[in-house]
Notes
The part of an RNA shown here (small-subunit ribosomal RNA, central domain) has 346 nucleotides and comes from an uncultured Bacteroidota bacterium.

Context: one part of a larger RNA
RNA sequence: UUGGGUUUAAAGGGUACGUAGGCGGUAUUAUAAGUCAGUGGUGAAAUCCUGCAGCUUAACUGUAGAACUGCCAUUGAAACUGUAGUACUUGAAUAAACUUGAGGUAGGCGGAAUACGUAGUGUAGCGGUGAAAUGCUUAGAUAUUACAUAGAACACCGAUUGCGAAGGCAGCUUACUAAGGUUUUAUUGACGCUGAUGUACGAAAGCGUGGGGAGCGAACAGGAUUAGAUACCCUGGUAGUCCACGCCGUAAACGAUGAUCACUAGUUGUUGGCGAUACACUGUCAGUGACUGAGCGAAAGCAUUAAGUGAUCCACCUGGGGAGUACGAUCGCAAGAUUGAAACUC
Numbered sequence: 001u002u003g004g005g006u007u008u009a010a011a012g013g014g015u016a017c018g019u020a021g022g023c024g025g026u027a028u029u030a031u032a033a034g035u036c037a038g039u040g041g042u043g044a045a046a047u048c049c050u051g052c053a054g055c056u057u058a059a060c061u062g063u064a065g066a067a068c069u070g071c072c073a074u075u076g077a078a079a080c081u082g083u084a085g086u087a088c089u090u091g092a093a094u095a096a097a098c099u100u101g102a103g104g105u106a107g108g109c110g111g112a113a114u115a116c117g118u119a120g121u122g123u124a125g126c127g128g129u130g131a132a133a134u135g136c137u138u139a140g141a142u143a144u145u146a147c148a149u150a151g152a153a154c155a156c157c158g159a160u161u162g163c164g165a166a167g168g169c170a171g172c173u174u175a176c177u178a179a180g181g182u183u184u185u186a187u188u189g190a191c192g193c194u195g196a197u198g199u200a201c202g203a204a205a206g207c208g209u210g211g212g213g214a215g216c217g218a219a220c221a222g223g224a225u226u227a228g229a230u231a232c233c234c235u236g237g238u239a240g241u242c243c244a245c246g247c248c249g250u251a252a253a254c255g256a257u258g259a260u261c262a263c264u265a266g267u268u269g270u271u272g273g274c275g276a277u278a279c280a281c282u283g284u285c286a287g288u289g290a291c292u293g294a295g296c297g298a299a300a301g302c303a304u305u306a307a308g309u310g311a312u313c314c315a316c317c318u319g320g321g322g323a324g325u326a327c328g329a330u331c332g333c334a335a336g337a338u339u340g341a342a343a344c345u346c
Stems, first nucleotide, its partner, number of pairs: 004317003007300002012314001014201004021194003025088007033081002035077008049065006091191001092188004096183005103177007110154001114150002117147005125136002162169002206247006215241002220236004258313006265292001295302002319346003328339004
């Protein structure tokens, strides 16, 4: 390099946008760069291949041919690709109407619970566990009533639900904003797909500065358990968890399944939700779950939301360990991240 692969055996980038590049709808005209055909030139000799001949044979040698798959010039062809032009509407997009949802950002408001504080009632325990103890409590706890304050999270509804590119998103409400779906005719007329480098977003933990701190709670302390117990259980408890701004850039970032397009069994049956049309049943579109086939698969299983049949583009894999390590480089305040070997060994 060819070939083969990537749900679970090694292997899909965390996600999107998008540059270069690659690939690209229908009809038609021109062109002739690619492409195809003819002719001419060249493609040294030797070698290789074929025929014949010469050394007794062979190796070897001589001779003739073929080949040298290439390059150049020239004359043509015009289906395909390219280029230029024209036209089209089914791909793509726009407009209008209707509509959907925990999509996003910034405000405002709410009740339950918890904790603390004050005041009242009230008296000896409370709390916790397998059992206990540490702990709290006559300086009046626990329980109960009233009032006040604080921070964080939003019970029921709630669902195999819905929305979002992914991460993710849930009390109610306002403003702003993004996205999707359906229908209709109208408009543009291939404007498309993918996407190396790049840019943006990216859970939790962690970091910086300043706030906040109810509950929970790494570390830490004590009590238990135990042979021990640096744990599981209990009582406390600091960072953190929360907010603003700025970093970090990783996850079993998972559907362990890249994006886009077309095609296909019966619709077979069921179910939930959405919009539109028709409306008596019912049918269509979009998305989302379950079951059985053909086909695929090592099997488990997948199966119109494919892991089936085809097409385009990107990413990645090549025995286990050494190792996601060393070194170098880039990024970062740091933690570390990204890129990423070899010796050796089985």